A computed fold for a 71-nucleotide RNA from Diacronema lutheri, annotated as transfer RNA.
It matches the Rfam family "tRNA". It is annotated as a transfer RNA. From the family's description: Transfer RNA (tRNA) molecules are approximately 80 nucleotides in length.
Taxonomically the source falls in Diacronema (Eukaryota, Haptista, Haptophyta, Pavlovales).
The sequence is in RNAcentral, with records from ENA.
The same sequence occurs in records of 3 taxa.
């Protein structure tokens, strides 16, 4: 220089057009003589900007950042 692929709660992963779910972690609570486990509640999220749709995490484009490739 070309070409693939990935971006989702503090982590790790789900959702292939109908308004985001699950572990775990934190919050508060109940157990327990304290702790730990173990019960219950709650609070947080779609890289950025645009386009197509009655609606976009989902499809199309650039950009960024990360991985692979190939010269």
């Nucleotide at each position: 220089g070309c070409g693939a692929g990935c971006a989702u709660c503090g982590a790790u992963u789900a959702a292939u057009g109908g308004u985001a779910a699950a572990u775990u972690a934190c919050u508060a609570g109940c157990c327990u003589u304290c702790c730990a486990a173990g019960c219950u509640u709650g609070u947080g999220c779609u890289g950025u900007g645009g386009g197509u749709u009655c609606g976009a995490u989902u499809c199309c484009c650039a950009c960024u950042g990360c991985u692979c490739g190939c010269u």